[in-house]
RNA sequence: CACGAUAAAGGCAAAUACAGCGAAAGUUGUAGACGCCAAGCUACGGACCUGCUGGUGUUUCAACCCGCCCAUGGUCGCCGGGCUGCCGUCG
Numbered sequence: 001c002a003c004g005a006u007a008a009a010g011g012c013a014a015a016u017a018c019a020g021c022g023a024a025a026g027u028u029g030u031a032g033a034c035g036c037c038a039a040g041c042u043a044c045g046g047a048c049c050u051g052c053u054g055g056u057g058u059u060u061c062a063a064c065c066c067g068c069c070c071a072u073g074g075u076c077g078c079c080g081g082g083c084u085g086c087c088g089u090c091g
Base pairs, nucleotide, nucleotide: 001091002089003088004087010037011036012035016031017030018029019028020027021026034077040083041082042081044080045079046078047075048074049073050071051070054069055068056067057066
């Protein structure tokens, strides 16, 4: 450098429940393990989610829906990129 074993060491923790925060998506703590081995960090590109009476376009009697935009909104356990790191050897 490459790879990731029915190994070893170690670590993380989905759903769900309870409690806190939030308008929501969601998030934090505890319990709990479906999984993971970068499921560590980073919203950078894509994607998706939310809309506090968000803005706008189309439509409409009006609106919803839908498209685009915006967010000092969210998801890194969706994919890719970037940064850092543990153990091991069948190369």
Molecule: c-di-GMP-I-GGC riboswitch aptamer
Organism: Anaerolineae bacterium